RNA sequence: AAAAGACAAAGCCAAACCCGUCGUAAGGCGGGGACGGAAAGCCACGGGUCCUACAGCAGGACAGCCGGGUUGCCUUG
Numbered sequence: 001a002a003a004a005g006a007c008a009a010a011g012c013c014a015a016a017c018c019c020g021u022c023g024u025a026a027g028g029c030g031g032g033g034a035c036g037g038a039a040a041g042c043c044a045c046g047g048g049u050c051c052u053a054c055a056g057c058a059g060g061a062c063a064g065c066c067g068g069g070u071u072g073c074c075u076u077g
Base pairs, nucleotide, nucleotide: 003076004075005074012037013036017032018031019030020029021028022027035064041070042069043068045067046066047065048062049061050060051059052058
């Protein structure tokens, strides 16, 4: 270094739900809360799902759906 990840250690994130707030909505953000997570860090690139509008063209959301890209902690090696 490739590779691997336990019942270890140091830490990290935080589903549902509740409150507040922004948004037509999907959903975002803050607080509480933990079902889970080894990239549940980041990027809408491919697929997918969802929302809005429409005759049609379109615009948006999800990275905790899968793949891909990229960076990275700990341990083994």
A computed fold for a 77-nucleotide RNA from Desulfogranum mediterraneum DSM 13871, annotated as c-di-GMP-I riboswitch aptamer. The model forms 95% of the base pairs in the Rfam consensus. The sequence was found by an Rfam model in a public genome assembly. The coordinates come from a structure-prediction model, not an experiment, and the mean pLDDT is 83.